Notes:
The prediction has a mean pLDDT of 79. A computed fold for a 97-nucleotide RNA from Planococcus lenghuensis, annotated as Glycine riboswitch aptamer. The RNAcentral record of the sequence draws on Rfam. Rfam family: Glycine riboswitch aptamer. Its family is annotated with glycine biosynthetic process in the Gene Ontology.

[in-house]
């Protein structure tokens, strides 16, 4: 001195699904409490394939093992907020040369 993967901050974009119903309360909406169903998957969380390894000798058991797949615990279902992911940028970092 080149500045990869990765991490964090900031900015931009960013889907889906009832402004559900009943009662109560409240300063109109929203929020709150109780109850009733109906839905969504892209915060988070959980589960698994191939494969690998070990044990065993049955082609079996155990462990590791991904996701935008599956589940919906949580979260969400007007707007707002949030939002996987993508792009840009700053910092950290230091693969490679």
């Nucleotide at each position: 001195a080149u500045g990869a993967g990765u991490g964090u901050g900031c900015g931009a974009g960013g889907a889906g699904a009832g402004a559900a119903c009943g009662c109560a309360g409240c300063a109109u909406u929203a929020u709150u409490g109780c109850g009733u169903c109906g839905c969504c998957g892209a915060a988070g969380g959980a589960g698994c394939a191939a494969a690998u390894a070990a044990c065993a000798g049955c082609c079996g058991u155990u462990a590791u093992g991904a996701a935008u797949c599956u589940c919906u615990c949580a979260g969400g279902c007007a707007a707002a907020a949030a939002g996987a992911c993508u792009c840009g940028u700053a910092c950290a970092g230091g693969a490679c040369g």